[in-house]
The RNA shown here (transfer RNA) has 72 nucleotides and comes from Leuconostocaceae bacterium ESL0723. Its mean pLDDT, the model's own confidence on a scale to 100, is 81. NCBI's taxonomy places the organism under Bacteria, Bacillati, Bacillota, Lactobacillales, Lactobacillaceae.
RNA sequence: GGCCCGUUGGUCAAGUGGCUAAGACGCUGCCCUUUCACGGCGGAAUCGAGAGUUCGAUUCUCUCACGGGCUA
Numbered sequence: 001g002g003c004c005c006g007u008u009g010g011u012c013a014a015g016u017g018g019c020u021a022a023g024a025c026g027c028u029g030c031c032c033u034u035u036c037a038c039g040g041c042g043g044a045a046u047c048g049a050g051a052g053u054u055c056g057a058u059u060c061u062c063u064c065a066c067g068g069g070c071u072a
Stems, first nucleotide, its partner, number of pairs: 001071007010025003018055001027043005048064005
C1' cells in the first nucleotide's frame, strides 16, 4: 500500500430502517437494618466525526479518525 472486521452510558454489551435504545457490573436517591453488608423500589449516564439516501438512520451508502486481522 491492498483487502476485511470493529467503534453504542464509567466498563461489558444487545439491537440492524419507525422502541421511551434492552440487560449486567459500577455510580447515585429512598426503603429495609441499631449500623454496615445483603435485599427491594427508583434515578442519572450511550449510538466515533462529517456528508448522502429516506417521510424517518444507531441500523443502508461514502469520506475521515481510531483499534484489530490477513496479505505484499
Notes: RNAcentral records the identical sequence in 18 taxa. The sequence is in RNAcentral, with records from ENA, MGnify and Rfam. Rfam family: tRNA.